This is a predicted structure of a 327-nucleotide part of an RNA (large-subunit ribosomal RNA, domain IV) from a soil metagenome. Its mean pLDDT, the model's own confidence on a scale to 100, is 84.
Context: one part of a larger RNA
RNA sequence: AUCUCUUGAAGGAACUCGGCAAGUUAGCCCCGUAACUUCGGAAGAAGGGGCGCCCACGCAAGUGGGCUGCAAUAAAAUGAGUCAACCGACUGUUUAACAAAAACACAGCUCUCUGCUAAGUCGCAAGACGACGUAUAGGGAGUGACACGUGACCAAUGCGGAAAGAUUACGGUAAGGGGUCAGCCGCAAGGCGAAGCUCUGAGCCCAAGUCCCCGUGAAUGUCGGCCGUAACUAUAACGGUCCUAAGGUAGCGAAAUUCCUUGUCGGGUAAGUUCCGACCUGCACGAAUCGUGUAACGAGUUGACUGCUGUCUCCAAGAGAAGCUCA
Numbered sequence: 001a002u003c004u005c006u007u008g009a010a011g012g013a014a015c016u017c018g019g020c021a022a023g024u025u026a027g028c029c030c031c032g033u034a035a036c037u038u039c040g041g042a043a044g045a046a047g048g049g050g051c052g053c054c055c056a057c058g059c060a061a062g063u064g065g066g067c068u069g070c071a072a073u074a075a076a077a078u079g080a081g082u083c084a085a086c087c088g089a090c091u092g093u094u095u096a097a098c099a100a101a102a103a104c105a106c107a108g109c110u111c112u113c114u115g116c117u118a119a120g121u122c123g124c125a126a127g128a129c130g131a132c133g134u135a136u137a138g139g140g141a142g143u144g145a146c147a148c149g150u151g152a153c154c155a156a157u158g159c160g161g162a163a164a165g166a167u168u169a170c171g172g173u174a175a176g177g178g179g180u181c182a183g184c185c186g187c188a189a190g191g192c193g194a195a196g197c198u199c200u201g202a203g204c205c206c207a208a209g210u211c212c213c214c215g216u217g218a219a220u221g222u223c224g225g226c227c228g229u230a231a232c233u234a235u236a237a238c239g240g241u242c243c244u245a246a247g248g249u250a251g252c253g254a255a256a257u258u259c260c261u262u263g264u265c266g267g268g269u270a271a272g273u274u275c276c277g278a279c280c281u282g283c284a285c286g287a288a289u290c291g292u293g294u295a296a297c298g299a300g301u302u303g304a305c306u307g308c309u310g311u312c313u314c315c316a317a318g319a320g321a322a323g324c325u326c327a
Stems, first nucleotide, its partner, number of pairs: 002321007010313002014311001019308001027051005036041001038145001052067006080306007087298002092104002108143007120129003146293004151223003156220002158216004165211003171205003176200005183192003224242005251285001252282001263279005
């Protein structure tokens, strides 16, 4: 020097990415207890006091009186507390062995399919699950308690419906054409050629689908630009114009989203790229890929305060272990 512990003057987070680690708190009884709230909670909130012995009473719990001491103890194990913001409502689940979370799930909400030999799923099939269930049931998809809400667009894609027209396969029918040849013609070469068999075949008939038409957003999705204008200036309620299927409504907003950016103002600090409250110029929020709030909850993330401490200023002392030698 290393490991595991113990103690520490003065200061008390100055350490550090960050109070990481350590320390503080800690039991029982009594008093007392805020905002907020879904009225259940928050809450052990916070904060304060007591804890020995003797006597009397009492079954006991306890009540009353008294005594010593600086102090009246319970503690091996045994909550530090508070304020504010974000995310997720909550208990739960997860990367066995680097991630426990804001991810997954969840109750609730919505859409959609399914009338029972159900839809859906597994299987070549038999068969099975669904279900010994029957639309208050079952399958699929999205969202994710609760409160308030959930805007515009059906042009594209998807889905549903409708069937007039266009297009359209196999197939059916079949005019026609080719091959073959009994026969006929011819001196011959050759020509014609019925039936049958065979190859081909225009046209006509013919499904779903597609085109076409209608609907549909808690379906996949999308939700503009330029110019001018008010009696200081600035700004533009207002007007013009182009384009579009329609041009982002409510709410929120430098945000887990803001590049410029440490935006600007306010708060907190002596000093604050973080934090909180606002503003709105939203590079590039936005309404079930939910929007905005929200009590309770969280080994979640961020900021602040009190207390506390060897984290530090700045290190020191001590105990044990290992290290070394021998067996």